[in-house]
RNA sequence: CGGGGCGUAGCUCAGUCUGGUAGAGCGUCAGCUUUGGGAGCUGAAAGUCACGCGUUCAAAUCGCGUCGCCCCGACCA
Numbered sequence: 001c002g003g004g005g006c007g008u009a010g011c012u013c014a015g016u017c018u019g020g021u022a023g024a025g026c027g028u029c030a031g032c033u034u035u036g037g038g039a040g041c042u043g044a045a046a047g048u049c050a051c052g053c054g055u056u057c058a059a060a061u062c063g064c065g066u067c068g069c070c071c072c073g074a075c076c077a
Stems, first nucleotide, its partner, number of pairs: 001073007010026004020057001028044005050066005
């Protein structure tokens, strides 16, 4: 330098193809239960969907650009 993949809750990841209320598990917090702890049950909090612009009535999803990480190739040594 070229090509490809990835970026979504504190963590691990769905959802994107085919635009239409942002989700799951774990974790955290509260309550119930227990003498207490743990386990179990119930509930809650937690999101600029990497960033910007565009298309659209409507964008996590489509288009363009930028940033970061990973992989492959090329180049230099």